[in-house]
Molecule: Glycine riboswitch aptamer
Organism: uncultured Arachnia sp.
RNA sequence: CGCGCGGGAGAAUCCAUUUGCGAUGCCGAAGGAGCAACCGCCCCGGUAACCUCUCAGGCCCCAGAACCGCGCG
Numbered sequence: 001c002g003c004g005c006g007g008g009a010g011a012a013u014c015c016a017u018u019u020g021c022g023a024u025g026c027c028g029a030a031g032g033a034g035c036a037a038c039c040g041c042c043c044c045g046g047u048a049a050c051c052u053c054u055c056a057g058g059c060c061c062c063a064g065a066a067c068c069g070c071g072c073g
Base pairs, nucleotide, nucleotide: 001073002072003071004070005069006068007067012024013023014022015020025059026058027057031055032053033052034051038046039045040044
């Protein structure tokens, strides 16, 4: 790092002819982007997040899910 199993948060309603176009509000833990300390060859560059942004994604459930545990390669 990959695969499998288990655990795994947050955030909405309205309208409507039971079809679903829509409206506004909201969440952050896939991914993505940004910065500190620190380090360096100190012009400048390297570099993290669960922090920030919300592009994407999500807001019944399902799915997904950072992270944790176990097993295997």